[in-house]
RNA sequence: AUCUUAUCAAGAGCGGCAGAGGGAAUGGCCCAAUGAAGCCCAACAACCGUUGAUAUCGGUCAGAAAGGCGCUGGUUGGAGCAGGUUGGUUCUGGAAGAUAAGAU
Repeated sequence: AUCUUAUCAAGAGCGGCAGAGGGAAUGGCCCAAUGAAGCCCAACAACCGUUGAUAUCGGUCAGAAAGGCGCUGGUUGGAGCAGGUUGGUUCUGGAAGAUAAGAU
């Protein structure tokens, strides 16, 4: 990098350093010197790992949270593609993206 599977409406700082940008891309619309991105600490979460129980043995349930590249403005902030719905609209599923695990 590619493929597969799962999850994505919950949760988390008036902290320090730092200084101008950020919200994946597009177009809108937002956030930001009452400090953006990034780094550190802290918090949140529980996919891997880990402890215990169970066994219908490609698992299931419960716990802890020291480890692993996770995460901490707004539903993955909305939308675009398709179908339904409608006075205004709104619902569902794709596509794309993010995170984790496995394989190549």